[in-house]
Molecule: Glycine riboswitch aptamer
């Protein structure tokens, strides 16, 4: 002095599925039936052990809006692989 993988923060884009029924009048809460998969979590194939996923399960979460949201883009910070 270059600044990889990875991590953090901010901004922007960001899907799917009942504005369902009842309590009782909206939302929230509780209960019933029906659904979704992209917070999180679990699972197994192969394999000697260890070890995945946007696959799968639907525990959790979600099914008007809001919030959240995997992931993508941009900026900044930590860090310091390679050269």
């Nucleotide at each position: 002095a270059u600044g990889a993988u990875g991590g953090g923060c901010c901004c922007g884009g960001g899907a799917g599925a009942g504005g369902u029924c009842g309590u009782a009048a909206a939302a929230a809460a509780c209960g019933g039936c029906g659904c979704c998969g992209a917070a999180g979590g679990g699972g197994a194939a192969c394999u000697g052990c260890a070890g995945a996923a946007a696959c799968u399960c639907u525990c959790a979460g979600g099914c008007a809006a809001a919030a959240g949201g995997a992931u993508c883009g941009g900026a900044c910070c930590c860090g310091g692989a390679c050269g």